[in-house]
RNA sequence: GCUUCGGUAGCUCAACUGGUAGAGCACAGAACUGAAGAUUCUGGGGAAUGAGUUCAAGUCUUGUCCGAAGCA
Numbered sequence: 001g002c003u004u005c006g007g008u009a010g011c012u013c014a015a016c017u018g019g020u021a022g023a024g025c026a027c028a029g030a031a032c033u034g035a036a037g038a039u040u041c042u043g044g045g046g047a048a049u050g051a052g053u054u055c056a057a058g059u060c061u062u063g064u065c066c067g068a069a070g071c072a
Base pairs, nucleotide, nucleotide: 001071002070003069004068005067006066007065010025011024012023013022019055027043028042029041030040031039048064049063050062051061052060
C1' cells in the first nucleotide's frame, strides 16, 4: 500500500425486514444488618465521526479516524 472484518452503557456482548436501543456484570439509592457481604426493589448512563438516501437510519451508501486478520 491492497483486501476483508469490526467500532453500540464503565466492561463483555445482543438487537437486523429500516420503525422509541437491551441483557449480564459493574455503579448509585432504598430495604435488610451492630457494620459489611449476600439478597430484593428502584435508578442513572450509550450508537467512533462528517455527509447522503428515506416520512423515519445503530441498521442502507459514502468520506475520515481507530483496531484486528490476511496479502505484498
Molecule: transfer RNA
Organism: Rhodanobacter glycinis